[in-house]
Source information
Predicted 3D model of a 486-nucleotide part of an RNA (small-subunit ribosomal RNA, 5' domain) from an uncultured bacterium. Model confidence (mean pLDDT): 89 of 100.
Context: one part of a larger RNA
RNA sequence: AAUCAACGCUGGCGGCGCGCCUAACACAUGCAAGUCGAACGAGAAAGUGGAGCAAUCCAUGAGUAAAGUGGCGUACGGGUGAGUAACACGUGGAUCAUCUACCCUCUAGUGGGGAAUACCGCUGGGAAACCGGCGACAAUACCGCAUAAGCUCGAGAGAGGAAAGCAGUAAUGCGCUGGAGGAGGAGUCCGCGGUCGAUUAGUUAGUUGGCAGGGUAAAGGCCUACCAAGACUGUGAUCGAUAGCCGGCCUGAGAGGGCACACGGCCACACUGGCACUGAAACACGGGCCAGACUCCUACGGGAGGCAGCAGUGGGGAAUCUUGCACAAUGGGGGAAACCCUGAUGCAGCGACGCCGCGUGAGCGAUGAAGCCCCUCGGGGUGUAAAGCUCUUUCGGCAGGGACGAUAAUGACGGUACCUGCAAAAGCAGCUGCGGCUAACUACGUGCCAGCAGCCGCGGUAAUACGUAGGCAGCAAGCGUUGUUC
Numbered sequence: 001a002a003u004c005a006a007c008g009c010u011g012g013c014g015g016c017g018c019g020c021c022u023a024a025c026a027c028a029u030g031c032a033a034g035u036c037g038a039a040c041g042a043g044a045a046a047g048u049g050g051a052g053c054a055a056u057c058c059a060u061g062a063g064u065a066a067a068g069u070g071g072c073g074u075a076c077g078g079g080u081g082a083g084u085a086a087c088a089c090g091u092g093g094a095u096c097a098u099c100u101a102c103c104c105u106c107u108a109g110u111g112g113g114g115a116a117u118a119c120c121g122c123u124g125g126g127a128a129a130c131c132g133g134c135g136a137c138a139a140u141a142c143c144g145c146a147u148a149a150g151c152u153c154g155a156g157a158g159a160g161g162a163a164a165g166c167a168g169u170a171a172u173g174c175g176c177u178g179g180a181g182g183a184g185g186a187g188u189c190c191g192c193g194g195u196c197g198a199u200u201a202g203u204u205a206g207u208u209g210g211c212a213g214g215g216u217a218a219a220g221g222c223c224u225a226c227c228a229a230g231a232c233u234g235u236g237a238u239c240g241a242u243a244g245c246c247g248g249c250c251u252g253a254g255a256g257g258g259c260a261c262a263c264g265g266c267c268a269c270a271c272u273g274g275c276a277c278u279g280a281a282a283c284a285c286g287g288g289c290c291a292g293a294c295u296c297c298u299a300c301g302g303g304a305g306g307c308a309g310c311a312g313u314g315g316g317g318a319a320u321c322u323u324g325c326a327c328a329a330u331g332g333g334g335g336a337a338a339c340c341c342u343g344a345u346g347c348a349g350c351g352a353c354g355c356c357g358c359g360u361g362a363g364c365g366a367u368g369a370a371g372c373c374c375c376u377c378g379g380g381g382u383g384u385a386a387a388g389c390u391c392u393u394u395c396g397g398c399a400g401g402g403a404c405g406a407u408a409a410u411g412a413c414g415g416u417a418c419c420u421g422c423a424a425a426a427g428c429a430g431c432u433g434c435g436g437c438u439a440a441c442u443a444c445g446u447g448c449c450a451g452c453a454g455c456c457g458c459g460g461u462a463a464u465a466c467g468u469a470g471g472c473a474g475c476a477a478g479c480g481u482u483g484u485u486c
Stems, first nucleotide, its partner, number of pairs: 001485003005482005012358006018351002020316001025314003029311003034072003039069002047060005079269003089193007098186003103182008111145001113143002120135006151160003165174003195241003202232003207229004212224003244266004248259004271292005294305004322348001324347003330344001331342004361391004371382004395427001397422005405413001430475005435456003441470005451458002
């Protein structure tokens, strides 16, 4: 000098930041990913009005709610740092070894058929979760046929391979299919770089290479069969320990050293381990299956769950916040749009945790009150300090007005910031030190006791070093201590 700090004493205000470093321990509750009726079929009820003696019926509610099929999204955004010493990361390259939904540009098409199925109805099983049988029906769901500029395969002849409609009176718009290019994104490979230990010296059998095949979007022992016997290592292999990496941050004149919190990029993980499905992309935090531990429900047959999302709880700990408001802005998903969703985000709350700014008054005022302290008893100090007089009103308080951020409309923040007015010095100072280092000294108490202490060292009867008081010094809404780094 610095700090994701903690502890002690103290504490007025504001702005901007930051806030589980420990148990990647376990989690009650709520919310955090939906949306589209302009893809599709079906479709309530309460309530209200009317008719009727009534049961009931009709209309409206309403093609609404709720649900189902289908599409897109859910691989983004958000969290955490367990694992990882590795092409994980950084940097520079390669990809004639590759992929790319949505978006943009260009181009060629969009003809004609079919069979199902959920919701639903009937019915069966189960405590539940949920599961089955029969029947009917729709689509931008599914499957053939036709066509094929370009595409794929092929040396060629040739062969293969597509589509979906919806809205609108219409114009037209939005889609759909094939192909080319772009943008952005991603996969893979390579050179170089960045920890410790030799009290770890040998390691390796898909191991190293070849051939053939499989697999992948894609090169490759990635995988399999066969063949060969290689491959790495003192320029440290292997093993062990530690660790997410970087931009950066701290320190330092620099070289260097230390760190990896916030913010940004990349990676990895999502109760633990494994696996695939769907998809343009996942081996998928709030999807699935299996196994395990744990928790919960059960009619004992069987089921349900995963906060390292935002709040919040218990636990651990020296220690780390509200079960807040809003989608107004920025951005994201869906939708033609209206709009819906968004604990991303914008804000507010709590905490002197940090940095910065401001205040706790200003001027005059005595050879100088009182009190307290010291004293050689003469006096000295506190001290212009107080009182008193004059003045101001920042901050705070009260009252009135009241934004920018938003664009014609829409403001959570917020009656906030800010402006104006009113009253009154009125409401606002502590902490540490005073032997030397090191700025600042006396008195009393104590008597190697009680105690202090960063180092040297103080204390055994005059202690500037312990304790108290007065005084003084330093910093100040903080001041000290402890931990850590340079």